[in-house]
RNA sequence: GCCGAUGUAGCUCAGCGGUAGAGCACCUGUUUUGUAAACAGGGGGUCGAUGGUUCGAAUCCAUUCGUCGGCUCCA
Numbered sequence: 001g002c003c004g005a006u007g008u009a010g011c012u013c014a015g016c017g018g019u020a021g022a023g024c025a026c027c028u029g030u031u032u033u034g035u036a037a038a039c040a041g042g043g044g045g046u047c048g049a050u051g052g053u054u055c056g057a058a059u060c061c062a063u064u065c066g067u068c069g070g071c072u073c074c075a
Stems, first nucleotide, its partner, number of pairs: 001071007010024004018055001026042005048064005
């Protein structure tokens, strides 16, 4: 330098055009002498960034940044 994958909640990941979800974690309550477990409920994300397409974008396109992998050239 070229190619590919990937970026979504604190963590691990779904969601691939129609108002963003799950598990774990966290908070509250019930239960217990207490803790844990169990059960019930709750909070938390302008989807890496910018721009574009569209009535509508996490999703499609362009650029860009981070991470990972592969290939090649020069020194």
Molecule: transfer RNA
Organism: Patescibacteria group bacterium